[in-house]
Annotation:
This is a predicted structure of a 71-nucleotide RNA (transfer RNA) from an Actinomycetota bacterium. Rfam family: tRNA. Rfam's curators write: Transfer RNA (tRNA) molecules are approximately 80 nucleotides in length. The RNAcentral record of the sequence draws on ENA. The organism belongs to Actinomycetota, within Bacteria.
RNA sequence: GGGCCAGUAGCUCAGUGGUCAGCAGGGGACUCAUAAUCCCUUGGUCGUAGGUUCGAUCCCUACCUGGCCCA
Numbered sequence: 001g002g003g004c005c006a007g008u009a010g011c012u013c014a015g016u017g018g019u020c021a022g023c024a025g026g027g028g029a030c031u032c033a034u035a036a037u038c039c040c041u042u043g044g045u046c047g048u049a050g051g052u053u054c055g056a057u058c059c060c061u062a063c064c065u066g067g068c069c070c071a
Base pairs, nucleotide, nucleotide: 001070002069003068004067005066006065007064010023011022012021018054025041026040027039028038029037047063048062049061050060051059
């Protein structure tokens, strides 16, 4: 220098156009109490910036970070 893959909640992650789940955090139930269990709930500018679209995590372009391969 070239190619490919990954980046989504504090953590692990699903998701091919109209934002998931578990753990963790907060509140409650249960218990003499704690743990476990159960219920409710907070938390996402989906790596950044543009473009397409009524609407973008998703499609297009450039860039950033990390990994792998080639030279």